[in-house]
Context: one part of a larger RNA
RNA sequence: CUGGGUUUAAAGGGUGCGUAGGCGGGCUCUUAAGUCUGCGGUGAAAGUCGGCGGCUCAACCGUCGGAUUGCCGUGGAUACUGGGGGCCUUGGGUACGGUCGGGGCCGGCGGAAUGCGUGGUGUAGCGGUGAAAUGCUUAGAUAUCACGCGGAACGCCGAUCGCGAAGGCAGCUGGCCAGGCCGUUACCGACGCUGAGGCACGAAAGCGUGGGGAUCAAACAGGAUUAGAUCCCCUGGUAGUCCACGCUGUAAACGCUGUACAGGGGGUGCCGGCGACACAACCGUCGGGUGCCUGAGCGAAAAGCAUUAAGUGAUCCACCUGGGGGAGUACGAUCGCAAGGUUGAAACUC
Numbered sequence: 001c002u003g004g005g006u007u008u009a010a011a012g013g014g015u016g017c018g019u020a021g022g023c024g025g026g027c028u029c030u031u032a033a034g035u036c037u038g039c040g041g042u043g044a045a046a047g048u049c050g051g052c053g054g055c056u057c058a059a060c061c062g063u064c065g066g067a068u069u070g071c072c073g074u075g076g077a078u079a080c081u082g083g084g085g086g087c088c089u090u091g092g093g094u095a096c097g098g099u100c101g102g103g104g105c106c107g108g109c110g111g112a113a114u115g116c117g118u119g120g121u122g123u124a125g126c127g128g129u130g131a132a133a134u135g136c137u138u139a140g141a142u143a144u145c146a147c148g149c150g151g152a153a154c155g156c157c158g159a160u161c162g163c164g165a166a167g168g169c170a171g172c173u174g175g176c177c178a179g180g181c182c183g184u185u186a187c188c189g190a191c192g193c194u195g196a197g198g199c200a201c202g203a204a205a206g207c208g209u210g211g212g213g214a215u216c217a218a219a220c221a222g223g224a225u226u227a228g229a230u231c232c233c234c235u236g237g238u239a240g241u242c243c244a245c246g247c248u249g250u251a252a253a254c255g256c257u258g259u260a261c262a263g264g265g266g267g268u269g270c271c272g273g274c275g276a277c278a279c280a281a282c283c284g285u286c287g288g289g290u291g292c293c294u295g296a297g298c299g300a301a302a303a304g305c306a307u308u309a310a311g312u313g314a315u316c317c318a319c320c321u322g323g324g325g326g327a328g329u330a331c332g333a334u335c336g337c338a339a340g341g342u343u344g345a346a347a348c349u350c
Base pairs, nucleotide, nucleotide: 004320005319006318007303008302012317014201015200016199017198021194022193023192025088026087027086028085029084030083031082033081034080035077036076037075038074039073040072041071042070049065050064051063052062053061054060091191092188093187094186095184096183097182098181099180100179103177104176105175106174107173108172109171110154115149116148117147118146119145120144121143125136126135162169163168206247207246208245209244210243211242216240220236221235222234223233258316261313262312265294266293267292268291269290270289271288272286273285274284275283297305298304323350324349325348332343333342334341335340
């Protein structure tokens, strides 16, 4: 490079936006770059292939032809692709009217619980475990009542649910911002899809500066267990967990399934809008979403997938290439305050 692949065997980038590039709707005019075709030039010779011939044959040699798939020039063709012009509305977008949600950001508020403080009641235990002990407690604990402080998380509703590109998002409420869907089909008129680099976002842990600190809790200490116990269990407990700003850029970042498009069975739920009805239930309808079951088809082969495809067709990107280990290591480069991230071998070995 070709070919074949990427749910589970090696392989989909964590996610989005988007540059170059690749690909791209209907009608029409034009151009003739790609494309097709005629002619001319060139494509050295030898070699190769074919015919004939010369050495007794062959090797070898001679001669003629073919091939040399290419390039250049020139004349033409115009279906398709490309360039230019015009038009269109179904792709896409905008506007307006509705509607939906735990989408995002900032603020205010609430109750339960844990802990602590103060006071009251009250007295000998509490706590913890398999059993214990460490621990707490007559300086009055645990329990209970009242008041107060502070931080963090929001029970029931709650779901097989909803929203978001992903990460993720849940008490109530106000403000600001964004989005989906439905309707009108009013406006723009291909403005689209994908996307190497790039930019942005990106759980938890971790890092920097400052704050905060109730709970829980790496490290650590003690008590147990044990042959030992640097564990599991218990009592404590610091970073951290929380907030602001900045960094890190990873994950079983998973649907282990990249993105957008087209067309192609059946059955049955749930969410949303609209109509009808009394808010409803039920019913009808619409497109969007989210599930399950069963087909065709697919799946070396299976599990399974199956209009939310892993089926059929076409587009663009990413990735894989005998296996296990060495190793996501070394070296180099680059990013980072660091931790480390990204890129990423080989010897050797089975």
Background
Small-subunit ribosomal RNA, central domain from an uncultured bacterium, 350 nucleotides, folded computationally. The coordinates come from a structure-prediction model, not an experiment, and the mean pLDDT is 84. The RNAcentral record of the full RNA draws on Greengenes. Rfam family: Bacterial small subunit ribosomal RNA.